Context: one part of a larger RNA
RNA sequence: GAGCGAACGCUGGCGGCAUGCUUAACACAUGCAAGUCGCACGGACUCUUCGGAGUGAGUGGCGGACGGGUGAGUAUCGCGUAGGGAUCUAUCCACGGGUGGGGGAUAACACUGGGAAACUGGUGCUAAUACCGCAUGAUACCUGAGGGUCAAAGGCGCAAGUCGCCUGUGGAGGAGCCUGCGUUCGAUUAGCUUGUUGGUGGGGUAAAGGCCUACCAAGGCGAUGAUCGAUAGCUGGUCUGAGAGGAUGAUCAGCACACUGGGACUGAGACACGGCCCAGACUCCUACGGGAGGCAGCAGUGGGGAAUAUUGGACAAUGGGCGAAAGCCUGAUCCAGCAAUGCCGCGUGUGUGAAGAAGGUCUUCGGAUUGUAAAGCACUUUCGACGGGGACGAUGAUGACGGUACCCGUAGAAGAAGCCCCGGCUAACUUCGUGCCAGCAGCCGCGGUAAUACGAAGGGGGCUAGCGUUGCUC
Numbered sequence: 001g002a003g004c005g006a007a008c009g010c011u012g013g014c015g016g017c018a019u020g021c022u023u024a025a026c027a028c029a030u031g032c033a034a035g036u037c038g039c040a041c042g043g044a045c046u047c048u049u050c051g052g053a054g055u056g057a058g059u060g061g062c063g064g065a066c067g068g069g070u071g072a073g074u075a076u077c078g079c080g081u082a083g084g085g086a087u088c089u090a091u092c093c094a095c096g097g098g099u100g101g102g103g104g105a106u107a108a109c110a111c112u113g114g115g116a117a118a119c120u121g122g123u124g125c126u127a128a129u130a131c132c133g134c135a136u137g138a139u140a141c142c143u144g145a146g147g148g149u150c151a152a153a154g155g156c157g158c159a160a161g162u163c164g165c166c167u168g169u170g171g172a173g174g175a176g177c178c179u180g181c182g183u184u185c186g187a188u189u190a191g192c193u194u195g196u197u198g199g200u201g202g203g204g205u206a207a208a209g210g211c212c213u214a215c216c217a218a219g220g221c222g223a224u225g226a227u228c229g230a231u232a233g234c235u236g237g238u239c240u241g242a243g244a245g246g247a248u249g250a251u252c253a254g255c256a257c258a259c260u261g262g263g264a265c266u267g268a269g270a271c272a273c274g275g276c277c278c279a280g281a282c283u284c285c286u287a288c289g290g291g292a293g294g295c296a297g298c299a300g301u302g303g304g305g306a307a308u309a310u311u312g313g314a315c316a317a318u319g320g321g322c323g324a325a326a327g328c329c330u331g332a333u334c335c336a337g338c339a340a341u342g343c344c345g346c347g348u349g350u351g352u353g354a355a356g357a358a359g360g361u362c363u364u365c366g367g368a369u370u371g372u373a374a375a376g377c378a379c380u381u382u383c384g385a386c387g388g389g390g391a392c393g394a395u396g397a398u399g400a401c402g403g404u405a406c407c408c409g410u411a412g413a414a415g416a417a418g419c420c421c422c423g424g425c426u427a428a429c430u431u432c433g434u435g436c437c438a439g440c441a442g443c444c445g446c447g448g449u450a451a452u453a454c455g456a457a458g459g460g461g462g463c464u465a466g467c468g469u470u471g472c473u474c
Stems, first nucleotide, its partner, number of pairs: 001474004006470005013346006019339002021304001026302003030299003035062003040059002044055004069257003078183007087175003092171008100134001102132002109124006140149003154163003184230003191221003196218008234254003237248004259280005282293004310336001312335003318332001319330004349379004359370004383415001385410005393401001418463005423444003429458005439446002
């Protein structure tokens, strides 16, 4: 000098755009953050013009694996980069084939028990795009090449049709796996390893593989730093620097995590933030038998801290889920609020004005300076205020923002300047007070009676809605 997610002190007019718990992955009151489909289904209830219309608890489907948060863990194929093969893929796109015929249950509901509750038992009834057989079946799968195996669901509509269902092939996008190289510090960590290293058979997975298992062999890694310990999310990027390099990883995109530890279930996909089970700590309820909970979602609270915002509006736009659609949901998102936290822009007036006014300060008492500064005169009206109009964004319709931006008009210089410094480095000097005191200070150093270095005043210098200080990086 540059930079910052900064903080602190003094000060503070407006706008735009960004950014805003860096600390306790500490604990959380309250509300909201993932639902949707009545064109899958039966029943119940309400209304009824008796045609039907409506509501939603339940079964069922799709979605809750996305989106949003955090960086604890992780030194690792986690990430980056370049490749690879032994794989899967709901939905979507393209092309092909099929969609026949049966069956048994069960929730809701009704009745009846248990329990304080959470919840739960029994009996009876019923439906389906829920479930189970049968049939058919190839370009699909298996094969010993003879053959064998595997499917489906219907809804709406008068109809045309439309939305589906099953099974293939290919694609798009996505995901899983493997490998080379790169990826912090410590040797005051030197040896580490027994599923360990490799092979065979088997199992397992969507899939290669000690992934697992039986047997066999005795390997594998290591001063080019194994192992151990410490630290840490990684990268694209960001800051700095002429570069090399150094530092960093907030905001936006792939990894990990979801009270702590473990586990599987469902599913195309999870070992699942707002799912399940077990254990633990903690909090809460309890009739003491037993139960409920998980903000590292958005707000918000306590706590910690130098320090970080509203328990706001709207689905109008973009995007997502469901739905045939209308539409519903969406603290994603878009907006608004708060904060000079940062960047950028604008304003606090302009011109004229010498009797160089008054006042202040200094003075050699002549004057000098503040100083065209003020007053006065003339003018302008940005921003702000008040009054009126009033969008784009979104169109077939729909606007939270918002009566906002913007435009027009009215009045009036009116409502809007501070902070730090002035010994040298370093730009800017005098007077008074103080008297090694009080104090200053980044370094050198000032202060013990004339201090340009302390405090005040006048003057001056610098930056300016900021200015200084502190911290950190180069």